[in-house]
Context: one part of a larger RNA
RNA sequence: CUGGGCGUAAAGCGCGCGUAGGCGGUUUGUUAAGUGGGAUGUGAAAUCCCCGGGCUCAACCUGGGAACUGCAUUUCAAACUGACAAACUAGAGUUCAGUAGAGGGAGGUGGAAUUUCCUGUGUAGCGGUGAAAUGCGUAGAUAUAGGGAGGAACACCAGUGGCGAAGGCGGCCUCCUGGACUGAAACUGACGCUCAAACGCGAAAGCGUGGGGAGCAAACAGGAUUAGAUACCCUGGUAGUCCACGCCGUAAACGAUGAGAACUAGCCGUUUGGCCCCUUGAGGGCUUAGUGGCGCAGCUAACGCGAUAAGUUCUCCGCCUGGGGAGUACGGCCGCAAGGUUAAAACUC
Numbered sequence: 001c002u003g004g005g006c007g008u009a010a011a012g013c014g015c016g017c018g019u020a021g022g023c024g025g026u027u028u029g030u031u032a033a034g035u036g037g038g039a040u041g042u043g044a045a046a047u048c049c050c051c052g053g054g055c056u057c058a059a060c061c062u063g064g065g066a067a068c069u070g071c072a073u074u075u076c077a078a079a080c081u082g083a084c085a086a087a088c089u090a091g092a093g094u095u096c097a098g099u100a101g102a103g104g105g106a107g108g109u110g111g112a113a114u115u116u117c118c119u120g121u122g123u124a125g126c127g128g129u130g131a132a133a134u135g136c137g138u139a140g141a142u143a144u145a146g147g148g149a150g151g152a153a154c155a156c157c158a159g160u161g162g163c164g165a166a167g168g169c170g171g172c173c174u175c176c177u178g179g180a181c182u183g184a185a186a187c188u189g190a191c192g193c194u195c196a197a198a199c200g201c202g203a204a205a206g207c208g209u210g211g212g213g214a215g216c217a218a219a220c221a222g223g224a225u226u227a228g229a230u231a232c233c234c235u236g237g238u239a240g241u242c243c244a245c246g247c248c249g250u251a252a253a254c255g256a257u258g259a260g261a262a263c264u265a266g267c268c269g270u271u272u273g274g275c276c277c278c279u280u281g282a283g284g285g286c287u288u289a290g291u292g293g294c295g296c297a298g299c300u301a302a303c304g305c306g307a308u309a310a311g312u313u314c315u316c317c318g319c320c321u322g323g324g325g326a327g328u329a330c331g332g333c334c335g336c337a338a339g340g341u342u343a344a345a346a347c348u349c
Stems, first nucleotide, its partner, number of pairs: 003321004007303002012317001014201003021194003025088007033081002035077008049065006091191001092188004096183004103177007110154001115149007125136002162169002206247006215241002220236004258316006266294006273287005278281001298305002322349003331342004
C1' cells in the first nucleotide's frame, strides 16, 4: 500500500466558483507509450522449495534440479487505455419566441398599529399579577376625539406555494441586474464531470467610525416569590436591534443525507410551462421542470429510505478509525479585539 465505512452509532467541508490533478460520448484510420505473447542476455554464491547423499536419527553439512515472480534488448499482436489525424451528434453550449417567481441592488412611496407631543371632552383612579407590590395619576393620569413628530415592521392575500448555490428573500411603484423553465427549428461539435490549492459569498451575536433610536430588550435598578432567588413573574431600563462604510467567518450553517451521470413497479396531491380531446366543464388525457404524501422490488442493526433513494452502478472530492484528555496545549496563518482555523502528546479507562 491493500480494508471497511460516513441520515440517527466516529465520519459530507455552511455554500459556490475554479487552477493543477483524476475521470470522460459515437465512428474510422495511423501509431505502439501502457497492455499481451515469443526469443536472447542477465537475475553471484548461500538461503527458500523438490529429489538424492553424509554424520547411529535430527538439527547440521552436502550433490543435482527448480525457482529467483525482476531488468534490459529484440520481435510479433492491436481488442482495450493513451497519442495523432479525420468525421459525427445522443452530452454540453449558443441563437430565437415565450412563461412564472418574497432571486439580487438602488431610489421613491402607502396605510394600520405602538410611543411621544399639543389641544378638546372628562374624573379618580390606571397599570400589573396566581395574588400583590414597585410604577403612573388631582401639577388632571387611564379612557375618548382632533392634530403633529418619529422610528421600525409590513395584518389579510399566504399555500409541506414560489425564488435562490447556500446563508436567506414577503406592503406598493420605478430603474438596473442574475438565474431557471417551456417550445420549435437552426448552429458549434465533446467545448464535459469533479475538484487539493487559490478566490468569493456566508444567519444571529460581536467589533470599528459616523448617524438614528418608536417598540423590544442582554447588562443594570427596583417590586414580588423563596429557606435563599445573583432566576422564572412584574415595573423600569442601557448597549444592541435600524442605516452607511469596514471587519468578524461561526451555527442543530440540518434533509444531521457532497457533486455529476445512467438504470430500476405503481398510486394520490400541488406549482410553472407546452400539447391533445370533445360532451365547453369547477372537464378529461399526455408531457416538461419543480415540490409533497403513500408504496413494490431492493436496501437497512432497526427506525426508516424507496425515480427528490438511504435501491443497482460509474467518476471525482471531503471526511472517519474506542471514550476521556481536547477541538484543548504549543507553533503557524488570519483578526482591532472577541476569537477563528490548522492541530497533538503525556496520562487515564
Description:
Predicted 3D model of a 349-nucleotide part of an RNA (small-subunit ribosomal RNA, central domain) from a Gammaproteobacteria bacterium. Rfam family: Bacterial small subunit ribosomal RNA. The coordinates come from a structure-prediction model, not an experiment, and the mean pLDDT is 90.